[in-house]
């Protein structure tokens, strides 16, 4: 330099173009306990890497960047 894959909650991952973006773990509070752990209940946490476009509607499709990984040279 060319091509391919990936980027979503603190972490690991879901989510046919259909609207409130979810789960587990972790975190906070409560219940329980002499105190913890475990267990149960509740809660917070996301402009889905950035921007533009297509569409009635975009995490999802297109383009350009940014970051990570890989193949070839």
């Nucleotide at each position: 330099g060319u091509c391919c894959c990936c980027g979503u909650a603190g972490u690991u991952c879901a989510a046919u173009g259909g609207a409130u973006a979810g789960a587990a773990c972790g975190c906070g509070a409560g219940a329980u306990u002499c105190c913890g752990g475990a267990u149960c209940u509740c809660g917070a946490a996301g402009u889905u890497g950035a921007g533009c476009g297509u569409u009635c509607g975009a995490a999802u499709c297109g383009c350009u960047c940014c970051g990570g990984g890989g193949a070839c040279a």

Predicted 3D model of a 73-nucleotide RNA (transfer RNA) from a Candidatus Berkelbacteria bacterium.
The sequence is in RNAcentral, with records from ENA.
The coordinates come from a structure-prediction model, not an experiment, and the mean pLDDT is 83.
Its Rfam family is "tRNA". By type it is a transfer RNA. Gene Ontology term of the family: triplet codon-amino acid adaptor activity.